[in-house]
RNA sequence: GCCACCAUAACCUAGCGGGAUGGUGACGGACUGAAGAUCCGUUUGUCGCAAGUUCGACUCUUGCUGGUGGCA
Numbered sequence: 001g002c003c004a005c006c007a008u009a010a011c012c013u014a015g016c017g018g019g020a021u022g023g024u025g026a027c028g029g030a031c032u033g034a035a036g037a038u039c040c041g042u043u044u045g046u047c048g049c050a051a052g053u054u055c056g057a058c059u060c061u062u063g064c065u066g067g068u069g070g071c072a
Stems, first nucleotide, its partner, number of pairs: 001071007010024003018055001025043006048064005
């Protein structure tokens, strides 16, 4: 230099163009002498950045940034 893939909450992760999903964590409650485990509830999102297409974009297109791998 070229090519491919990845970027979603504090962490991991799903997501056919129309409702952002589950788990962990945190907080509150039940239970317990207390704690743990278990159960119930609550909470955290400029979906890497910018633009385009569209009635509508996490999703499609382009550029950029960062990361991983391959080729030279």

Transfer RNA from a Thermoplasmatota archaeon, 72 nucleotides, folded computationally. Its mean pLDDT, the model's own confidence on a scale to 100, is 81. Its Rfam family is "tRNA". About the family: Transfer RNA (tRNA) molecules are approximately 80 nucleotides in length. The family's RNA type in Rfam is transfer RNA. Lineage of the source: Archaea > Methanobacteriati > Thermoplasmatota. The sequence is in RNAcentral, with records from ENA.